[in-house]
Context: one part of a larger RNA
RNA sequence: GAUUGAACGCUGGCGGCAUGCUUAACACAUGCAAGUCGAACGGUAACGCGAGGAGCUUGCUCCUUGGCGACGAGUGGCGGACGGGUGAGUAACGCGUAGGAAUCUGCCCGGUAGCGGGGGACAACUCGGGGAAACUCGAGCUAAUACCGCAUACGCCCCUCACCUAGAAUUGAGCGUUUUCAAACAGCCCCGAGCGGCCGACCUAUGGCGGCCUGUUUAGCGGCGCUGAGAAUGCUGAAUUCUAGGUGAGGGGGAAAGAUGGCCUCUUCAUGAAAGCUAUCACUAUCGGAUGAGCCUGCGUCGGAUUAGCUAGAUGGUAGGGUAAAGGCCUACCAUGGCGACGAUCCGUAGCUGUUCUGAGAGGAAGAUCAGCCACACUGGGACUGAGACACGGCCCAGACUCCUACGGGAGGCAGCAGUGGGGAAUAUUGGACAAUGGGCGCAAGCCUGAUCCAGCAAUGCCGCGUGUGUGAAGAAGGCCUGCGGGUUGUAAAGCACUUUCAAUUGGGAAGAAAAGCGGGCGGUUAAUACCCGCCUGUCUUGACGUUACCUUUAGAAGAAGCACCGGCUAACUCCGUGCCAGCAGCCGCGGUAAUACGGAGGGUGCAAGCGUUAAUC
Numbered sequence: 001g002a003u004u005g006a007a008c009g010c011u012g013g014c015g016g017c018a019u020g021c022u023u024a025a026c027a028c029a030u031g032c033a034a035g036u037c038g039a040a041c042g043g044u045a046a047c048g049c050g051a052g053g054a055g056c057u058u059g060c061u062c063c064u065u066g067g068c069g070a071c072g073a074g075u076g077g078c079g080g081a082c083g084g085g086u087g088a089g090u091a092a093c094g095c096g097u098a099g100g101a102a103u104c105u106g107c108c109c110g111g112u113a114g115c116g117g118g119g120g121a122c123a124a125c126u127c128g129g130g131g132a133a134a135c136u137c138g139a140g141c142u143a144a145u146a147c148c149g150c151a152u153a154c155g156c157c158c159c160u161c162a163c164c165u166a167g168a169a170u171u172g173a174g175c176g177u178u179u180u181c182a183a184a185c186a187g188c189c190c191c192g193a194g195c196g197g198c199c200g201a202c203c204u205a206u207g208g209c210g211g212c213c214u215g216u217u218u219a220g221c222g223g224c225g226c227u228g229a230g231a232a233u234g235c236u237g238a239a240u241u242c243u244a245g246g247u248g249a250g251g252g253g254g255a256a257a258g259a260u261g262g263c264c265u266c267u268u269c270a271u272g273a274a275a276g277c278u279a280u281c282a283c284u285a286u287c288g289g290a291u292g293a294g295c296c297u298g299c300g301u302c303g304g305a306u307u308a309g310c311u312a313g314a315u316g317g318u319a320g321g322g323u324a325a326a327g328g329c330c331u332a333c334c335a336u337g338g339c340g341a342c343g344a345u346c347c348g349u350a351g352c353u354g355u356u357c358u359g360a361g362a363g364g365a366a367g368a369u370c371a372g373c374c375a376c377a378c379u380g381g382g383a384c385u386g387a388g389a390c391a392c393g394g395c396c397c398a399g400a401c402u403c404c405u406a407c408g409g410g411a412g413g414c415a416g417c418a419g420u421g422g423g424g425a426a427u428a429u430u431g432g433a434c435a436a437u438g439g440g441c442g443c444a445a446g447c448c449u450g451a452u453c454c455a456g457c458a459a460u461g462c463c464g465c466g467u468g469u470g471u472g473a474a475g476a477a478g479g480c481c482u483g484c485g486g487g488u489u490g491u492a493a494a495g496c497a498c499u500u501u502c503a504a505u506u507g508g509g510a511a512g513a514a515a516a517g518c519g520g521g522c523g524g525u526u527a528a529u530a531c532c533c534g535c536c537u538g539u540c541u542u543g544a545c546g547u548u549a550c551c552u553u554u555a556g557a558a559g560a561a562g563c564a565c566c567g568g569c570u571a572a573c574u575c576c577g578u579g580c581c582a583g584c585a586g587c588c589g590c591g592g593u594a595a596u597a598c599g600g601a602g603g604g605u606g607c608a609a610g611c612g613u614u615a616a617u618c
Stems, first nucleotide, its partner, number of pairs: 001618004006614005013465006019458002021423001026421003030418003035078003040075002043071002047069002049066008085376003094301007103293002108289007116150001118148002125140006156253016173236009186227003189223002191220001192218004196213005202208002258281006265273002302348003309339003314336008351373004355366004378399005401412004429455001431454003437451001438449004468498004478489004502559001504554001507551002512545001517539008562607005567588003573602005583590002
C1' cells in the first nucleotide's frame, strides 16, 4: 500500500447492488418447512345442493334421505433418496485430473409384441372388550390399477444337443537335434586275464620262466564301438477334454389393470343399462437411447523422524458363496507373502475443488457468499421398503437428555425457515406471496412448496448522489496571534440575486404476464361431421413486491458533516497550562519553567458519510 463474512471508539442524509453465528455439530418453547390423486377403490364424518317431514318468528331452525358437487378418515398409486441445512468426521480413490470395464437405471424418448380368463382376502364400516393416554385386541361384512393361481409369450432367463471360429490342456504317432545309461539296462564285437595243451636255450626240475594256440572259462569306474532304452526339445499332422463367442434345434421358467370420453343397439318423459367398436391415458414383456448412479486404475493433494519398522484376511492362488457388478467383499484349503528413508506405521491438523486476497511475476495466504463433489442429521448400531436410502422432518435396538403419566406405561430430536436461552468482541424478522422461475402429485382445473421471489433490520462492504449556486471588502463584529503598526479566521459570514437534485408533498404510471380456461377456424386421427391431438384466431382474466421503477405538482436554502492528524518518517504551527508530574508513543523518542511531541485554544493538513484503532493475510 492492498484486502476482510470483521469487531471497537466518535459521528451519521439518501439510493442501488451485495453480504450478515467465523464462537457451543450447545440445548431448544411455538408456528410453518411434503404432499397429492375421487379420471384406481369401497364409501359419506363435515360443508353445499336436491327431495320429504316437523316447528313456526314466513324464511329460518331441526330431523330423515339421495352420493349430485365435493370430501374427513381408510385401501391403493406416485412422491417423501429431490429441493433446503451444516462441516463434526475424513490425509482417504475423499477431492482434482486423465483413463477404464465387470454393472444397474423409476419417470422420459424411439422400436417390437401383448393386455385372455379366474380366485381368496384385509382395512374402512358394524358389534364387543382393554387402556389415564399413546394406542390396542377379538368377531363379522366388503371394493379395487391391492393380493394370488391359470392361459399365452418369437423376443427375455436357464439347461441340453449339433455345427463353426478362437484359445488352452492332455494323449499317443512320425521325422529330427541334444544328452544320459557306476551304484540303479541288455545283447554282440574287440581288448585283457586265468586254466588247459604244445615248444623251448636256461634253472631251484610232478615245478619255475618265456613263447605260441581257429582251445576253454570269464572279470571289468575298459571301448569318443554297434543296436536298443530313458530324458529334454523342435517340426508335422491327428484325437480327446475344457473355456469363450456365434448360428441352428429341443426342453424348462417367467407377464399384465384398468380408467375416462365418444359411437352403435335396446329402453325411457328425462335418464339409464349390458355387449361390441373406437380414441386418449394407464398396464405387461423386451430391445435401443437419454439421464442419473455404483465400481476400478495412473498422477497430484498439510505438518512432525524428539514417530523406523508395519501387517495375519495380512499378500497371492484354487474352489465356493455373495452383489446390479470386478474384487479377501466373505468362507474353506494351500503358499508366505505385502508395505517402507521416493518416509510405511504412528501422532497432530484439516472437508476437497472451481475460485478469493495479495504480488510485476514466480510465489505466499485463504476455501465466507455463488457453483461442482464428498460426509453428516441427538450419540452408536441395524436392517426394511424401494428404480434409487442403510433414509434430516421413516422404522427397530441401545445410550444420554427433555417432557407427559392415573406409576402400569408413553412422547421427542431446528446442522430446514423464523424465533429463544447459552457461549461470544460479534452476526438480522417468530414478515408477505406462490405473481414469476423451478419441483411433487394430478387428464386437467388445481393443491402443496420457509425451494424461490420479495419485503424488514445492520454504513458490514462496494458504487452513485446530496448537504447548495453566483455575487458580495465597510476586508464588519467576535475569536486567536502580535514587534501594537497590524496579521489571520476571510468571500468566509451578513446582505443581494438564483436553483430545487435527494428527502417531504400532489397526481399519473410501465415492465416483470406468458400461459391455462372458454368460443371459432384449419389440419391430423378415425367408418365418423364424435372423442382426442397440433396450429391459427377471438374473448376473459391472473402481480407478493407496490404508496414499485419512472414522470409530474407544490413549498422553501429550506431537512442533511464528521473523524483523525500537524517533532522526523509524513501533508500540516503558534499561544496558554503543566514542570521527568500529569501524560504521549508504530519506530526514533518527547516531558526536570520559554514543550511546533503532554492537555486546551486558534489556525492548518488529510480523508469524507464516514474517519480512526485493533485483529488478520500478502